Annotation: Large-subunit ribosomal RNA, domain IV from Fluviispira multicolorata, 327 nucleotides, folded computationally. The prediction has a mean pLDDT of 88. Its Rfam family is "Bacterial large subunit ribosomal RNA". The sequence was found in a public genome assembly. The source organism's lineage runs through Bacteria, Oligoflexia, Silvanigrellales, Silvanigrellaceae and Fluviispira.

Context: one part of a larger RNA
């Protein structure tokens, strides 16, 4: 030097990605306690006062009198607090050994399948789970308390239903064709050739599916462009036109989403790429791949303040240890 502790003048976050770390706070009784709220909470909110010992009285709580100290929850144990925003409602769960979270789960919501030898799942099967349950049940998928809500599109893909027509497998069918061959014709070469056998084989019949016709988006998903127009300007309630299955409704919006961007305005600071409130020009929000709010909760993530401090200005000293030096 380093490691683990202790103390520190003045200042008090100037440190730093960040108050990381370490302080502060801490107990009991009493007083007192805001916004907001799902009326339960928030709340130990915040903030303040008292605290030893002796005696008297009292069941006690305590009241009164006295008395000591620098210090009375005298050691140890033992919440720092407030404001604001994001996300997730909450308690829970998770990457055993770099991630504890905004991820997973959750109660609640919805769709869908399943009538019981259920659907679904394991198994070749027997059999088993489901369930010694029976649609207020069981399986699958999505969403995720609660509040207000959840718009338009069924053209594509999927699913459900339909069955007239088209297409269509095996199979049925067997028109026809070929080979062989008795016989017949021929001097011969050869020709012809019934039945049978063999090899092929057209029409026709022929299910589901697909084509087709409907339904369905809390199924997968999707939710436009150009031009003009108002008596300053600007803007466009309005009009025209093209395309589409339909052209994004409510709400929210530079957002965990905004490229340009440190957008612009306001607030906070002496000074603010962060933060909060607005605006809307949404590169590229948007409604159960849920939208917007929300009390409570959070070892979550931003921003601010009070208190407090060796984080720092800026280091110093002390204790123990490692190391090192000497013997």
């Nucleotide at each position: 030097c380093c490691c683990a502790g202790g103390c520190a003048a003045a200042g008090g976050a100037a440190c730093u990605c960040u108050g990381c770390a370490a302080u502060u706070u801490a107990c009991u009784a009493c007083c007192g306690u805001a916004a907001c709220u799902u009326c339960g909470g928030g709340a130990g909110a915040a903030g303040g006062u008292a605290g030893g010992c002796u005696c008297a009285c009292g069941c006690a709580a305590g009241u009164g009198a006295g008395u000591g100290g620098c210090a009375c929850a005298a050691a140890a144990u033992a919440g720092g607090g407030a404001c604001u925003a994001g996300c997730g409602a909450c308690u829970g769960u998770u990457u055993a050994c770099c991630a504890a979270a905004a991820a997973c789960a959750c109660a609640g919501g919805a769709c869908u399948c399943u009538g019981c030898g259920a659907a679904a799942u394991c198994g070749u099967a027997a059999g088993a789970u489901g369930a010694c349950g029976u649609a207020u049940a069981g399986g699958g998928u999505c969403u995720g308390a609660c509040g207000c809500c959840u718009g338009c599109c069924c053209g594509g893909u999927g699913c459900u239903g339909g069955a007239a027509g088209g297409u269509u497998a095996a199979a049925a069918g067997g028109a026809g064709a070929a080979g062989u061959c008795a016989g017949c014709c021929g001097c011969a070469a050869g020709g012809u050739g019934a039945a049978g056998c063999u090899u092929u084989g057209a029409a026709u019949u022929g299910a589901a599916g697909c084509c087709c016709c409907a339904g369905u988006a809390a199924a997968c998903g999707g939710c436009g462009g150009c031009c003009g127009u108002a008596a300053c300007u600007a803007u466009a309630a309005c009009g025209g036109u093209c395309c589409u299955a339909a052209g994004g409704u409510a709400g929210c919006g530079a957002a965990a989403u905004u490229c340009c961007u440190u957008g612009u305005c306001g607030g906070g600071u002496a000074a603010g790429u962060u933060c909060c409130g607005a605006c809307c020009u949404g590169c590229a929000c948007g409604a159960a791949u849920g939208g917007c709010g929300u009390a409570a909760c959070g070892a979550c993530u931003g921003g601010u303040c009070c208190g407090c401090u060796g984080u720092c200005u800026c280091u110093g000293c002390c204790u123990g240890g490692c190391a090192c030096u000497c013997a």